[in-house]
RNA sequence: GUCCGCCAGGCAGUCGCUGCGUGCCCUCGGGUGCGUGGAGGAAAGUCCGGGCCCCAUAGAGCAGGAUGCCGGCUAACGGCCGGGCGCCGUGAGGCGACGGAAAGUGCAACAGAGAGCAGACCGCCGAUGGCCUCGAAAGAGGAUCAGGCAAGGGUGAAACGGUGGGGUAAGAGCCCACCGCAGGACUGGCAACAGGACUGGCACGGCAAACCCCAUCCGGGGCAAGGCCAAAUAGGGGGGCAAUGGCGUGGCUCGCGUCGCUCCCGGGUAGGCUGCUAGAGCGCCGCGGCAACGCGGCGCCCAGAGGAAUGACUGCCCGGUGUCUCCGGCUCACGCCGGAGAUGCUCGACAGAACCCGGCUUAUCGGCGGACUU
RNA sequence: GCGAGAUAGCUCAGGCGGUCAGAGCGUCGGAUUCAUAACCCGGAGGUCGAGAGUUCGAGUCUCUCUCUCGC
Numbered sequence: 001g002u003c004c005g006c007c008a009g010g011c012a013g014u015c016g017c018u019g020c021g022u023g024c025c026c027u028c029g030g031g032u033g034c035g036u037g038g039a040g041g042a043a044a045g046u047c048c049g050g051g052c053c054c055c056a057u058a059g060a061g062c063a064g065g066a067u068g069c070c071g072g073c074u075a076a077c078g079g080c081c082g083g084g085c086g087c088c089g090u091g092a093g094g095c096g097a098c099g100g101a102a103a104g105u106g107c108a109a110c111a112g113a114g115a116g117c118a119g120a121c122c123g124c125c126g127a128u129g130g131c132c133u134c135g136a137a138a139g140a141g142g143a144u145c146a147g148g149c150a151a152g153g154g155u156g157a158a159a160c161g162g163u164g165g166g167g168u169a170a171g172a173g174c175c176c177a178c179c180g181c182a183g184g185a186c187u188g189g190c191a192a193c194a195g196g197a198c199u200g201g202c203a204c205g206g207c208a209a210a211c212c213c214c215a216u217c218c219g220g221g222g223c224a225a226g227g228c229c230a231a232a233u234a235g236g237g238g239g240g241c242a243a244u245g246g247c248g249u250g251g252c253u254c255g256c257g258u259c260g261c262u263c264c265c266g267g268g269u270a271g272g273c274u275g276c277u278a279g280a281g282c283g284c285c286g287c288g289g290c291a292a293c294g295c296g297g298c299g300c301c302c303a304g305a306g307g308a309a310u311g312a313c314u315g316c317c318c319g320g321u322g323u324c325u326c327c328g329g330c331u332c333a334c335g336c337c338g339g340a341g342a343u344g345c346u347c348g349a350c351a352g353a354a355c356c357c358g359g360c361u362u363a364u365c366g367g368c369g370g371a372c373u374u
Numbered sequence: 375g376c377g378a379g380a381u382a383g384c385u386c387a388g389g390c391g392g393u394c395a396g397a398g399c400g401u402c403g404g405a406u407u408c409a410u411a412a413c414c415c416g417g418a419g420g421u422c423g424a425g426a427g428u429u430c431g432a433g434u435c436u437c438u439c440u441c442u443c444g445c
Stems, first nucleotide, its partner, number of pairs: 001372007009317007017038009040350001044361002047359005052222004064218005069083005084098001085096004099213002104211002106207002121153002123149003128146002131142004161179006180202001181200003186195003226274004236265006245259005281300008318348002320345011375445006383399004392430001401417004423439005
C1' cells in the first nucleotide's frame, strides 16, 4: 500500500428517566420499595425490495414505471456471490447503466470544401481531348481550359480501415504482406465468452442517461394501514303519547312536510385500548457449496416510548492533544524523529429507535485482528 | 409515511441538449426639469443549490447529497 472482519472508551459511586414482574400504600388515579431490561453500524436519507394490513380476490390486456453480459443465492430486490468482457494500477487489487444502431424515426451548434451511402479550399497530376512553341513527320517541351485524384496540408469531438511495399500521369484495397474488421466449419464451456482452419477487399461511423425495439418484473395504498370500546353536542331511523292541535303547500277537502314530550336503535367525532414486537431473530458447533447461501443440532430472549425514556456529576484507568523536563539518534546549526515522566483540557468520531426485516447510499476521531502485494 | 421545488438583489421564463442564459421590478450612468418623481436612452450584475456521470457539448438527461415548502 490492497482486501476482509471486528470494536465504537472501560470500571466504581451518587442522583435521576422509562418498559416488565412483584410487594406495600391509597383519595382508584397514582405513589413507593425490590428485581430485571433499556439505541446503532449507520437507528439517518427514504433510494430499492419484502413481510403485515385494508381495498373491486387483483385473471388478462392497454397505459405508465423499473431493470438490462452470463450463471447462481434469496421471501424479494436496482442487493449479494462466482464467472466473462472492457478500462485503470508494477502488483495485491479496483472500477464499469455492460441488451439492440443491417426494425424504424430522429440529432450532430460553431468551424470546415464536405457531417452520412458526403466532399475538393490549399494541394498532386494533366496519361486522354483541346491550346501554345519547336519539328517535314514521328515526337519533344510548356501552360493548365476540360478533366482526373484523394496521398499530403487544413477544419472538426467525429472525415467512409491502419502501417509498409508494389503500382500509377498523379493516386486509390487497385494489388500484396501484417494488423484490424465481417462471416465462419470445428473445439472448450451450462452460459456469457474464448480459441479458430478457411473465406471476404472493407461493407455495417457516433448517440438509445434521444424517441424507440426486444426480454423480464410491477394491482393500489400504507401502522395516520387496520381492529375493538366509546362520551358531550348536533343530526339520522323506528315506536309510543296529545288536542285530530299550530304552521306551510293548495281555491277547498284528502294527502304530504314540519313543530312538542318520551323510549329504543345504529353510524361517526373527541378520547382510550390494540396492532407492538419471538423474529426471513441471535450465539456456538457440525455438514454441503469456491462463495453468496442452505441444512441440522444445542443454547439464549435481546428497547418498546407516545412531545416521545435510554441521562448528569465525581474519582481512577485507557486513548488523543498542548506545554515543560530528561534520555537516545540525525544535523555545522536552527530544528526534526523516537522513548520516558509531570501537568493542563467545555478533548472521546458520526450520530438518537417510533410497525418489522433484507439491501443500497451518505456521515464517521480513532483502534484491533487476519490475508496479500510492492 | 408521502409529494413538490432551488436560474441576476426580488418575482419568474427557458419546447425533444448547441450563438440561448433571458424578461419585469430594483441598481448604476446619461438625458429631461429650477429641483424631484414619472417617461426616454445606455450599462453592469449569474460556477443555473453542491458533487459526480452520459455526450463532441448539460440550465436541460441520469445518479448521489444539501436546503426549502406543502400534505
Predicted 3D model of RNase P RNA and transfer RNA as a complex of 445 nucleotides. It holds a member of the Rfam family "Bacterial RNase P class A". About the family: Ribonuclease P (RNase P) is a ubiquitous endoribonuclease, found in archaea, bacteria and eukarya as well as chloroplasts and mitochondria. By type it is a ribozyme. Model confidence (mean pLDDT): 80 of 100.